[in-house]
């Protein structure tokens, strides 16, 4: 999701929440927050200096006894600090974080406790000064010089090795041996004289050693915390070991040698993506997300690699080198590093002031004053967020103005606004004016804060209003413009588009977009599911791994308790502070805690171990039994086919029906012989066995299960990732074989084609052996155990009973195997001890549809392919089981003039009248299968008339109503013009009310309005076809279903009928049938004029008369049929009226009404003429004919039912006739039409002929109506005489007084009737019957269809749009290797350079520095590789896309049942073949159950 229903089951919203951004709007305060992107590149400034109480000198200043001293600044040696603080998140999947622990393998500057010490020398050197190079950065050289800067001695002591000893233990002791340390500086005070160098003392400070401590670190280990198996195997220092070496320590950290280990499916390695964590967000909760700001750790400082210094770096604002960039240069060289605050460019949808200030809080240094501090404290900008607070309160109309709707009465905005009255938060003016500071010291700041004044003053937006979701109305638009979160709006009335107005929702915000949780039990622990919806591996064995029977002891891993240890903020509660909150302080708790340590305790499960048990399980154990279980080998008969022979003679074989093809060279048909393959009829079965595919002649051999009775082992079991075997058919190889049967082929029908279905052939294949491993491999049900009522068939064993024994009957048990059912299950079908029920173990598998059983990529295969398996894109549904319909070239049963039987016609002419075409100025407009076409039209020359052209009119032809004029007013003879409307002249002249004034009416003008056959019947009302006079269509209670829904209405009967009867979870009603009505048929009473006159016929009224009432049969004693008696009539007697629930957006805006839209000097109106009447054609419905039962012409004869007063018109007279001239009579049982008829009857002709058939078409002459017959009427009369000789496919009516035939009347109308609607007359045929066509009705069945078979849908093929795969190859990335080359730089080696301190008189040693070499090594270079993306000429398929194009596969038996593997072949769906499945309808048997 559907017509509706349950179910699955995916999409989609409402909620929270954000470092957020956009889009509209913006009053004010706190508090917080603010490069999520380029780890991008940066001008400028500023972010880590300090100490002069460590030392020596310049410079400026005083001061000086002229030596020099003080003070202050500067650079320099020295020291302390730049390893903190700050930033960031690139990298890292790791012991990097978190948590718990461990170091007896360890460091450790400042800082704290202790205990001790500071003897006594020495040599240089920066600054300076001088000279020299350089453009600059800086350098070099001579020389002078000071120390808390350096070196040596002495020496407590300490570390280390060694040997004892002690300890659980490297702890502690003793001993011996190597090695190991310091530095002063300052202030008082005395002291030689005095200022000073010098000494003493005492205090400060520093420095040495030694122990301890706190704080900091380092190493090392359990555990926990991302994804990819389409990454399955990884590793050479790699596991380990022994020795060097190294470090604060262990360590394969290094290096040598030995040994070959070590890691991994409990997921190595590799890839891909990540900074962890406290927390944060969300959720009820588990859980999921996330890791901004605070907090802790970690890792980065242009890349990249490397030491040095130092307690600590392998070091953001230090040093080498190497690369990239970026500057400056005078070309030789230098210089730099915002991922510190700020600030620029750049990217970005997007993120700030190059603010102030150390006053607080904290850091460096300093004795200390203080100095420094973009850490911080503040302020600035930004509604980025979360909290407050305001833009007035109050009264105020039966309701203003205005806008808005509107039924035109109203309603609504709305107490809203005005107005009166008050308020001052906030705003503006003025005054005070802080706390933060323990004594000074406040940037914040004249701020919070508080008074005073002023004045409603300065302060409202946004989204929304079709359903989900709260909130309607008009207008404009008209599948346009547009809108959408998902259904989905929009094609002329849009509550979904836009715009007012009105609601609604929030509110300094309000939406929108992006991202998280959620809702979603939608990955399911909690808390999901696999017969049919997605889902059970095709079946078996069977490691690892999961789980495991009874009883008893022990342990204490799992498990419980009980204390103990384990960080802040966050977050709960609580109580305080800013007026409240927000915020943010104490105290509690909880989390951090399902986690981990530590230690005491429990023993019931779970594990461990030990010892027993038999019911689980098992046995080459005993005894029996059953069977298409497998394999071998060999035999046997049937049938087909061939091949020889006889007989035998023309067909035979095929089909729906036929051909091809076989056969006179003799087939087929029969009968003997032969060959040869492949399969086993009957038994046969609902049956057996087998794990599963699957298994069938007999007959031996050999094997596996099973099963039912015993015995015996003693949990030995289930299960099952990977893994290994097995595996229908078809395919593949190999050589074989080869009858039959048959893909593919070649013919022959069908056919629009027919690559098919049917027919003749006939290769592969069917058989053997490897191989392949797939199916609808299915019960679409995974295997194991154990529980839950029964009935009732099979098969195999066994038991009791019974009997001498038995076979059968009955009872009961195991075991397989089928069918109904109890409870329970299930969404429903349905399952039900053979579970799909109740519960455990295990295993596999689902997670919306398509894209896709697909691609790439692995594995396998000979190949065919077979496992395994995505993603971009698209879609709002794909489904599942049921229900109602409606469908079926499914079945039952039954009706209708439906067919069939008949009769008589259409379709062929001609001509009518309709319509579509066409044509036209115009041929007005409607109706369009059945159910539009002689329909609206019951009657178009004008009128009608709506249509065309011309010509007028503009309050109109017609209505109401207002205001003004109007007495010569209205009307209006006449009269010009003009085709007429119409325009202008225009004698003459009213009317009603009033005594009159004056009104009224009419008339003019003017405003409102009139009018529209103009448009929408898909807005409607109303009438109407139609399916159909078809039997149906529903309701109320009740039952049944979860529900739609069903029953009832089904079902046996039986009707014309859902009539009626019977039966039934149904009882009962309504609307339809049928009855009442009207009418024709008898018959009776009544009454009748103008009818007849005699009752009767005739006319109205009024009543009987028909009910299966009566008789028989037949059924159930019934409903009801069948005969049949009576009757004028039977079983509803004929005919009408009369039409359920709906159906068809069916038909009418043009019959009327009517909502809405549109025209308004014209889409209204009047008028002349014209047109609807064309005419190359189509089609409908009709007339007259084609002739002889027929035509003509003469004589006779019989009707109904109608109509008549602007009218029917007689009589009588004219005219051949139409008709005229009359003008009785009649408003009509009376008089007219009309003595009415026609066919018919009698006679006559005609004689098969385009005529004495047929009449059209023409001409001429007449008549009638009308204002007027030209365009366009009817009739008459002479003349003229076409088509046509019974009609093809097809197709229509009709069942009895029917049908043909035959004419009369009306209505309509001046005429006009072949057409309409009545009306008598005359009068057949056939109906075996429901096969078949159409329509209909009930029951059932299958359905993939509900606009419902004129449904649905499948696939190539063109087009366009995407995104996607392959593809010669390009063009990047990351990454490891192998070779070359090798900066710095530690280590190491080196000698012919250098060189104060130590040892030497020296010479020289010692060391110690530079250079060279070597090992490693960042980087290039260079090659293969492998992984991985980007682009690609072409090429595959794939999604979508409006109405393209070819069949027509599939859904009803879809017209060949479908599907599934497979294999060939076809344009395409698809067709054959083998095999398999039922998820196949229909009939029929057979088994079983109930």
């Nucleotide at each position: 999701u559907u017509g509706a229903u349950c179910c699955u089951g995916g999409c989609u919203c409402a909620g929270g929440a954000u470092a957020a951004a956009c889009g509209c709007u913006g009053g004010c305060g706190g508090c917080g927050u603010g490069c999520c992107u380029a780890a991008a590149a940066c001008a400028u400034g500023c972010a880590a200096g300090u100490c002069g109480u460590a030392c020596g000198g310049g410079c400026c200043a005083c001061c000086u006894u002229c030596g020099g001293g003080u003070g202050g600044u500067c650079a320099g040696u020295g020291g302390c600090g730049g390893a903190c603080g700050g930033c960031u998140g690139a990298g890292u999947a790791a012991c990097a974080c978190g948590u718990g622990g461990g170091c007896g393998a360890c460091c450790u500057g400042c800082c704290c406790g202790c205990g001790a010490g500071c003897g006594g020398g020495g040599g240089a050197u920066a600054a300076g000064c001088g000279c020299c190079c350089g453009a600059a950065a800086g350098g070099g050289u001579g020389u002078c010089u000071a120390a808390u800067a350096c070196c040596g001695c002495g020496g407590a002591u300490g570390u280390c090795g060694g040997c004892g000893a002690u300890u659980c233990g490297g702890u502690u002791c003793g001993u011996c041996g190597a090695c190991u340390g310091a530095a002063c500086c300052u202030c008082a005070c005395g002291g030689c004289c005095g200022a000073a160098a010098c000494c003493g003392u005492g205090g400060g400070g520093g420095c040495u050693c030694g122990u301890g401590g706190a704080g900091g670190g380092g190493c090392c280990c359990g555990c926990g915390g991302c994804c990819g198996a389409u990454u399955a195997g990884c590793u050479a220092g790699u596991u380990g070991g022994u020795g060097g070496g190294g470090u604060a320590a262990c360590g394969g950290c290094u290096c040598a040698c030995c040994a070959a280990g070590g890691c991994g499916a409990c997921g190595a390695u590799c890839g891909g993506u990540a900074g962890c964590c406290g927390g944060u967000c969300u959720g009820a909760g588990a859980g999921g997300a996330u890791g901004a700001u605070c907090g802790g750790c970690c890792a980065g400082a242009c890349u990249g690699g490397g030491a040095c210094u130092g307690c600590g770096a392998g070091a953001c604002g230090g040093c080498c080198c190497a690369g990239a960039c970026u500057c400056c240069u005078a070309c030789g060289g230098g210089a730099g590093g915002c991922a510190g605050c700020a600030g620029u460019u750049a990217g970005g949808a997007a993120u700030u002031u190059u603010g102030g200030g150390c006053a607080a809080u904290g850091g460096g240094c300093g004795a200390a004053a203080g100095c420094c501090u973009g850490a911080c404290c503040c302020a600035g900008c930004a509604a980025c967020g979360c909290c407050g607070c305001g833009u007035g309160g109050g009264c105020g109309a039966c309701g203003a103005a205005g806008g808005c709707c509107u039924u035109c009465g109203g309603g609504u905005c709305g107490u809203a606004a005005a107005g009166c009255c008050c308020u001052u938060u906030u705003c503006c003016g003025a005054g005070g004016g802080a706390a933060g500071a323990u004594g000074a010291u406040g940037a914040c700041g004249g701020u919070a804060c508080c008074u005073c004044g002023g004045g409603a003053a300065u302060a409202a937006g946004c989204c929304c209003c079709g359903g989900c979701u709260a909130a309607c109305u008009a207008c404009g638009u008209g599948c346009c413009a547009g809108c959408a979160g998902c259904c989905g709006c929009g094609g002329u009335a849009a509550u979904a588009c836009g715009u007012a107005g009105g609601g609604g929702g929030c509110a300094a915000g309000c939406g929108u977009u992006g991202u998280c949780c959620g809702g979603a039990u939608u990955c399911a622990u909690u808390g999901g599911g696999c017969g049919u919806a997605a889902a059970g591996c095709g079946c078996c064995c069977g490691c690892a791994g999961g789980c495991g029977g009874c009883c008893a002891a022990c342990c204490a891993a799992g498990c419980c308790g009980c204390g103990c240890g384990u960080g802040a903020a966050u977050c709960c509660c609580u109580c305080g502070g800013c007026u409240c909150a927000a915020c943010u302080g104490g105290g509690g708790g909880g989390c951090g805690g399902g986690u981990c340590g530590c230690g005491c305790g429990g023993g019931a499960c779970u594990g461990g171990c030990u010892g027993g048990c038999u019911c689980g399980a098992g046995g080459c154990c005993c005894g029996g039994u059953a069977g298409g279980g497998g394999g071998a080998a060999g035999c046997g008969g049937a049938a087909u086919u061939c091949c020889g022979g006889g007989u035998g003679u023309a067909g035979u074989g095929g089909u729906g029906a036929a051909a091809u093809g076989c056969g006179u060279a003799g087939a087929g048909a029969u009968c003997c012989g032969g060959a040869g393959g492949a399969a086993c009829a009957c038994c046969a079965g609902u049956g057996g066995c087998g794990a599963a595919g699957g298994c069938a002649g007999c007959u031996u051999c050999c094997u596996g299960g099973a099963c039912c009775g015993g015995u015996c082992u003693g949990a030995c079991g289930c299960u099952c990732a990977g893994g290994g075997g097995c595996g229908a058919a078809g395919g593949c190889g190999u050589g074989g074989g080869u009858a039959g049967c048959g893909a593919u082929c070649c013919g022959g029908a069908u056919u629009a084609g027919a690559u098919a279905c049917c027919c003749g052939g006939g290769u592969a294949g069917u058989c053997a052996c490897g191989c392949c491993g797939u199916a609808a491999a299915c019960g679409a049900u995974g295997g194991g155990c154990a529980c839950u009522a029964g009935g009732u068939g099979u098969c195999g064993g066994g038991g009791g009973u019974a009997u001498c024994g038995a076979c059968c009957c009955c009872c009961c048990c195991c075991g397989g195997u089928g069918c109904c059912g109890a409870a329970g299950c299930a969404a429903a079908c349905g399952c039900g001890a053979u579970a799909a029920g109740c519960g455990c173990c295990c295993c596999g598998c689902c997670u919306g549809g398509g894209g896709a059983c697909u691609a790439c990529g692995g594995c396998c295969g000979c190949a065919a392919g077979g496992c395994u398996a995505a993603a971009a894109c698209u879609c709002a549904a794909a489904g599942g089981a049921a229900u109602u319909g409606a469908c079926g070239g499914g079945g039952g049963c039954c009706c209708g003039c439906a067919c069939a039987a008949g009769c008589a016609g259409c379709g062929g002419a001609g001509c009518g009248u309709g319509u579509g075409g066409u044509u036209u100025a115009a041929u007005u407009c409607g109706a369009c299968g059945c159910a539009a076409c002689g329909c609206g039209a019951a009657g178009a020359a004008c009128c009608u008339u709506a249509c065309c052209c011309a010509g007028g009119c503009u309050u109109g032809a017609c209505a109401u109503g207002c205001a003004c004029g109007u007495g010569g007013u209205a009307c209006g003879a006449g009269g010009u013009g003009g085709a007429g409307a119409c325009a202008c002249c225009g004698a003459g002249g009213a009317c009603c009310c009033g005594c009159g004034a004056g009104g009224g009416a009419g008339c003019g003008u003017g405003c409102a309005c009139a009018g529209g056959u103009g448009c929408u019947g898909c807005a409607c009302g109303g009438c109407u076809g139609u399916c159909g006079u078809c039997a149906g269509c529903u309701c109320g209670u009740g039952c049944c279903g979860u529900g739609a829904g069903g029953u009832g209405u089904u079902g046996g009967g039986u009707u014309a009928a859902g009539u009626c009867c019977c039966g039934c979870a149904a009882c009962g009603a309504g609307c339809g049938c049928a009855a009442c009505c009207c009418u024709c048929g008898c018959c009776g009473c009544c009454a009748g004029u103008u009818g007849c006159u005699a009752u009767g016929u005739c006319u109205g009224g009024c009543g009987g008369g028909a009910c299966c009432g009566c008789c028989g049969g037949g059924u159930c004693c019934a409903a009801c049929c069948c005969g049949g008696a009576g009757g004028a009539a039977g079983g509803u007697g004929g005919g009408g009226a009369u039409g359920a629930c709906g159906u068809c957006a069916a038909g009418u805006c043009a019959g009327c009404a009517u909502g809405g839209c549109c025209c308004u000097u014209a889409c209204g109106c009047c008028u002349g003429g014209g047109g609807c009447u064309a005419c190359a054609c189509a089609c409908a419905c009709g007339c007259u004919a084609c002739a002889a039962u027929g035509g003509c012409c003469g004589g006779c004869a019989c009707a109904a039912g109608g109509g008549g007063c602007u009218g029917c018109g007689a009589a009588g007279g004219g005219g051949c006739g139409a008709c005229c001239c009359g003008g009785a009579g009649c408003g009509a049982a009376u008089c007219c039409c009309g003595c009415c008829a026609a066919a018919g009857c009698c006679g006559g002709u005609c004689c098969c002929a385009g005529u004495u058939g047929g009449g059209a078409u023409c001409g001429c002459a007449g008549g009638c109506u009308g204002c007027a017959a030209c365009u366009c009427g009817c009739c008459u009369g002479c003349g003229u005489g076409a088509a046509c000789g019974c009609g093809g496919a097809g197709u229509u009516g009709c069942u009895a007084g029917u049908a043909a035939c035959c004419g009369c009347c009306g209505g309509u109308c001046a005429g006009c009737a072949c057409a309409c609607g009545g009306c008598g007359g005359u009068g057949a045929a056939u109906a075996c019957g429901u096969u078949c066509c159409c329509g209909g009705g009930c029951c059932u069945u299958g359905u993939a269809c509900a606009c419902a078979c004129c449904g649905c849908c499948c696939g190539u093929c063109a087009c366009g749009u995407c995104a996607u795969g392959a593809a010669a190859g390009u063009c990047g990335g990351a990454c490891a290797c192998g070779c070359c080359u090798g900066a710095a730089g530690c280590c190491g080696g080196u000698g012919g350079g250098c060189c104060a301190a130590c040892c030497g008189c020296a010479a020289g040693g010692g060391g110690g520095c530079a250079g060279c070499c070597g090992u490693c090594g960042a980087g290039g270079g260079u090659g293969g590789g492998g992984c991985u993306g980007g682009c690609g000429a072409u090429u595959g398929g794939g999604a979508c896309g409006a109405a393209g194009u070819c069949g027509u596969a599939a859904c009803a038996a879809g017209g060949u049942a479908g599907c599934c593997g497979u294999a060939c072949c076809g344009g395409a769906a698809g067709g054959u073949g083998c095999g398999g499945c039922u998820g196949g309808a229909u009939c029929a048997c057979c088994u079983c159950c109930u």
A computed fold for a 1490-nucleotide RNA from an uncultured bacterium, annotated as small-subunit ribosomal RNA. The RNAcentral record of the sequence draws on ENA, Greengenes and SILVA.